[in-house]
The prediction has a mean pLDDT of 81. A computed fold for a 124-nucleotide RNA from a Balneolaceae bacterium, annotated as SAM riboswitch aptamer (S box leader). The sequence was found by an Rfam model in a public genome assembly. NCBI's taxonomy places the organism under Bacteria, Balneolota, Balneolia, Balneolales, Balneolaceae.

Order: sequence, then C1' cells, then structure tokens
RNA sequence: AUCUUAUCCAGAAAGGUGGAGGGACAGGCCCUGUGAUACCUUAGCAACCGUCCCGGUAAUGAAAAUUCAUUCCCGGGAGUCAGGUGCUAAAUCCUGCCGCGACGUAGUCGGGGAAAGAUGAGAG
Repeated sequence: AUCUUAUCCAGAAAGGUGGAGGGACAGGCCCUGUGAUACCUUAGCAACCGUCCCGGUAAUGAAAAUUCAUUCCCGGGAGUCAGGUGCUAAAUCCUGCCGCGACGUAGUCGGGGAAAGAUGAGAG
C1' cells in the first nucleotide's frame, strides 16, 4: 500500500517564518496581500487508546459462609501522568451514487442508505 471496526450538525487561536494560492477529487460556494496553505513556538479543545475511580455480569483462586483478590466483558465518571494520537474557518463547507416523501413537471426542499474522505484502535 491494503484489510477490519468506531466516530464525523458539539468544541477549541495567538505569535513567528514565509510570500501565493487554499478548502482531498469534480461542480458550487467560500477563505486569502487586513498575508492564506504550509512549517515552528506557545496556548487550547476533545475524550479514540493508555491511566485512575464507581457500578454490574461471568470465570478462576484464597479464606471460610459471604467476603477478598485477579482477569474478560458491559455501563458510567474524572481530564488525568511532563501519557500516545488527533483536532483548533464554514456539518466531512454543500452536493456527487441509489431509493423515499412534499410541492407539482421545472427543479427545489426534506429525510434514509451507500460511495469517497478524515481520525482513532486493531491487523498487516
């Protein structure tokens, strides 16, 4: 590279470098010399993983008659230790493919699913 799985209408910016494009792709619509994208520093958000606490189920073990310990799983919580990532314009900015509904034949609006993408965890 690729595969599996969970989430994606919430949240969170200042400074420095630098100097032209950027928002994955296409269309739209936006951001941008009042300095974007990117990189660095600091700060922050969140709670995916690790950590800690509480409750529950099961198994095992110990004591000895309901207690304790360990482990798997489920639920809730803390924002945690100089923890591992991630993120800090706009819903993944909107739409894209397939159905459904409303209005009525022009497409618009609403809703569902998929695809693609991003991130985590695991596999490789």